Annotation: Predicted 3D model of a 364-nucleotide RNA (Bacterial RNase P class A) from a Thermodesulfobacteriota bacterium. The coordinates come from a structure-prediction model, not an experiment, and the mean pLDDT is 78. It matches the Rfam family "Bacterial RNase P class A". By type it is a ribozyme. Rfam's curators write: Ribonuclease P (RNase P) is a ubiquitous endoribonuclease, found in archaea, bacteria and eukarya as well as chloroplasts and mitochondria.
[in-house]
This record gives sequence, C1' cells and structure tokens, in this order.
RNA sequence: GGAGUUGGACGGGUCAUCGCCGCGGCCGCGAGGCCGGGGAGGAAAGUCCGGGCUCCGCAGGGCGGGACGCUGGGUAACCCCCAGGGGGAGCGAUCCCCGGAAAGUGCCACAGAAAGCAAACCGCCCGCGAAGUUUCGUGGGUAAGGGUGAAACGGUGGGGUAAGAGCCCACCAGUUGCCGCGGCGACGCGGCAAGCUCGGUAAACCCCGUCCGGAGCAAGACCAAAUAGGAAGGCGUUUGAGGCCGGCCCGGCCGAUGUCUUCGGGUAGGUUGCUUGAGGCCGGGGGCGACCCCGGUCCUGGAGGAAUGAUGGCCGCCCCGCUUUCGCGGGGAACAGAACCCGGCUUACAGUCCGACUCCUUAA
Repeated sequence: GGAGUUGGACGGGUCAUCGCCGCGGCCGCGAGGCCGGGGAGGAAAGUCCGGGCUCCGCAGGGCGGGACGCUGGGUAACCCCCAGGGGGAGCGAUCCCCGGAAAGUGCCACAGAAAGCAAACCGCCCGCGAAGUUUCGUGGGUAAGGGUGAAACGGUGGGGUAAGAGCCCACCAGUUGCCGCGGCGACGCGGCAAGCUCGGUAAACCCCGUCCGGAGCAAGACCAAAUAGGAAGGCGUUUGAGGCCGGCCCGGCCGAUGUCUUCGGGUAGGUUGCUUGAGGCCGGGGGCGACCCCGGUCCUGGAGGAAUGAUGGCCGCCCCGCUUUCGCGGGGAACAGAACCCGGCUUACAGUCCGACUCCUUAA
C1' cells in the first nucleotide's frame, strides 16, 4: 500500500418566531392567563421468544397437547448471552451447525437393472443347445470393472476362485464393547477385543430428557347521563294520578298490568391502571467472560380522533459548477416513529467515527 474479518459509538448542532402535549409555581369565583422547566429510537418496527403486572381457573396426580434439545455457567426468565466440546467452510482472522436413524414404522423425485430382507443393464465366468471358430439363444454364478444418481453397502495390497466377493490375511480408516489416564462435564488421549463396515430423512410418525393452566392494559378497578328488564314505596283507574297546549289560571286533548320517587343497573363519557424501573451514570470489588455485589448520584415522554412539529438564519457533513488559493453559487442528507412496562432475537438503515485482528505485497 492492497484485500478482508470482527466488536463498539454516532446518526446533525445552535438561535429566533409561531404552534401541540404533560409537570411545577403564581394569579383568578370560574373560563382561563402568565412564568419556569421537559417532550421518540437504535431499531420506538416485526409481534418471533421470555418475564413483570392484572383478571379468571386450580386439592393432588395422570392422559393428551405444545415448545426446547452437545456440556458447564449467567439470568426474574428465555428459542437469549458467556465460556468450552464436537463436526463443517475458509490459507487465515473468523463464520455456520448441534439429543436419538446401531429401538420400531414410513418416505427417498428424476435417472437407473436395483434406493434397503439390496439389486444382474453392459461386462466377466461356468454349463447346455445351435450355427460354426467366433457369435447367437438359454440356465446359473459374480457387486472386481463400466454406466445412472445427491446417495449404490469401507480403502490399498496380497491370498483365494471358473470368475469374483471381508470369503481369508496384513496395514489404514471408522463403529461398537471393555479397561486405564486427563477433564465438574460435553469430550479427549492411549491400550485391548470383535470382520462389526450398519445410506439419508426426526421442520415424517416416533423414542428419551427438561419445561409449560388460560386470556390479555380493548387486562383490571372506580365514578356515572341514558335505555331495557328488576326491587321497594307513594298516587291513581270516569269521584281521574300524570302528561301536552312556553310559565300561571280557566278551558281543551291524551290517559290505565298506568304513573311518580328512590334503590339498583352500567351504555355514552370521565378518572385510574400510567410510568421510579430486573432504571441510567460515576467509583470500588469479585469473575477468563456473560454477569454479580457495595457505595454515591440523577429523575429524563405519558398522548388517547392519539402531543413530541413547522418556518427562517448561521455553522458542520456530502455532491456538482466556477475559482491558483481564500472563497462564491446551486443541490442533497437514510431506515423509521412510543401506545402498560422490561430482557432478548430478527429485519430495515443515507452518511460517518473508533478499537482489535488476519492474509498478500513492498521497504528498513
């Protein structure tokens, strides 16, 4: 200098004016006014996991169902995180995957003879028959060779055989069992034995282990116009309660399981839940780390037909044009936006900054 891997931080600043939503103070009987201070994110998103909180259900247990799945740890909990183990990709930094297919059942497209009690298309070998000296037909043997396929039942060499084959042997690889050593453990290393050589798929059924009651802030609680049904009491049915004709009187009309009052009910609406919390920052300590403990300090959104905005100036960033330079002019700036609250995961993102590491090349 080039090419990469990985972790973290930011994601415009400031001033003025006009608005919007909370909070505090003052004034006002009230409506409201004035002053001060605050007001979206790293993902607020997807709603995919886990929890808090709330209501309902629940003696205890089982069946059924669902989720998860190497080991140890962290945590309120987790499909999360940290450290490690094994396997795979990469020269490497690093990244990806994770119970059991040697318990049983099912399935394995196309191609291929055969896709799992293996299998005979070509080839090879043997017997028989025919023509006849190399072919054809037929019966059998053979998985060493060819061919098909994502995948064809260990590899190399030798023996063996009609030809072949773990059929037998040596070595190598793997598996299973036993033993020893190391490790909390997953597992690793070493030794012995057995020809044991066993395809894939569990996001197919299934087996083993662990965990799991349901619904969700439109949860739930309180206040409460109205309507229906309900309860109690009063008045009243031609001797008329009550209602209408604006109020009063007269008068008129309507009027009977009717009408009035209260209770109760709980719709509209309002209040609450609501934001101080597994909280942020700083310091110290423990731990490889995730994280935990202690001390100090701070309070920093709470809308609900849903606030958190708009306009302008200056500065900063990027691009284009002019310009020796200074600078001038024009343009651009992402993904997105709280809705009860947290911990995660995943996905989106213009433009930047910082740290650590790897490979190649060059120079000293």